Background
Predicted 3D model of a 72-nucleotide RNA (transfer RNA) from a Candidatus Wolfebacteria bacterium. The prediction has a mean pLDDT of 84. RNAcentral holds the sequence, with entries from ENA. It matches the Rfam family "tRNA". Rfam classes the family as a transfer RNA. Taxonomically the source falls in Candidatus Wolfeibacteriota (Bacteria, Bacteria candidate phyla).
This record gives sequence, structure tokens and C1' cells, in this order.
RNA sequence: GCGUGUGUAGUUCAGUGGUAGAACGCCAUUCUGAUAAAAUGGAGGUCGAUGGUUCGAUUCCAUCCACACGCA
Repeated sequence: GCGUGUGUAGUUCAGUGGUAGAACGCCAUUCUGAUAAAAUGGAGGUCGAUGGUUCGAUUCCAUCCACACGCA
């Protein structure tokens, strides 16, 4: 330099056009003499950035950024 893939909650990941979810973690409550475990509830996201298409974009398209892999 060329090609391919990935980017979503603190972490690991779902979500293939119609208001963004799970598990673990975190906080509170219940339970306990006190923890742990368990149960219940809650907080936490401008979906990597900027544009485009569309009535509507995490999703489709373009460019850029970061990372991974391959080729040279």
C1' cells in the first nucleotide's frame, strides 16, 4: 500500500428498517447475629465519527478513525 472483518451499558455479547436488550458486575431492600448465596427493585447507552438514502437508520450506502487478520 491492497483486501476482509469488528466497533452497541463498567465487562462479555444479542439486536438484519418502526421507541435499544440479556448475562455478569454496581446500588438499594428483604432474608441472616454478621457475611455469602438467594429473591425483588433500580441506576447506567447521544449504538466509534461525519454525511447520504428513507416517512422512519444500531440496521442500508459513502468517507474517516481505532483495533484484528490476510496479501505484498